RNA sequence: AUGCACGACGGGAGAAUCGGAUUUCCGAUGCCGAAGGAGCAACCGCCCCGGUAAACUCUCAGGCAAAAGGACCGUCGAUGCG
Numbered sequence: 001a002u003g004c005a006c007g008a009c010g011g012g013a014g015a016a017u018c019g020g021a022u023u024u025c026c027g028a029u030g031c032c033g034a035a036g037g038a039g040c041a042a043c044c045g046c047c048c049c050g051g052u053a054a055a056c057u058c059u060c061a062g063g064c065a066a067a068a069g070g071a072c073c074g075u076c077g078a079u080g081c082g
Base pairs, nucleotide, nucleotide: 003081004080005079006077007076008075009074010073011072016029017028018027019026020025030064031063032062036060037058038057039056043051044050045049
């Protein structure tokens, strides 16, 4: 110098309606994928079998006014590790 973990700030998508009750909850069916979770290819191996990825797939969870949350991106910061 730089990478990873951590914190702060900024940006940050998608997806419904009805009914009951009353301010926020429940039910029915439908829908969304970018918290988390799960699954698989190429490839590799000790080749029975196993290891191993995602923004792909599934939708358990979560979500479908706002708020909150939010993968990911950028900037800054001190500490730790390499």
Notes: This is a predicted structure of an 82-nucleotide RNA (Glycine riboswitch aptamer) from Boseongicola sp. The organism belongs to Boseongicola, within Bacteria. It matches the Rfam family "Glycine riboswitch aptamer". Rfam's curators write: This family represents the bacterial glycine riboswitch. Glycine riboswitches usually consist of two metabolite-binding aptamers domains with similar structures in tandem. The aptamers cooperatively bind glycine to regulate the expression of downstream genes. In Bacillus subtilis, this riboswitch is found upstream of the gcvT operon which controls glycine degradation. Model confidence (mean pLDDT): 78 of 100. Of the family's consensus pairs, 90% are formed in the model.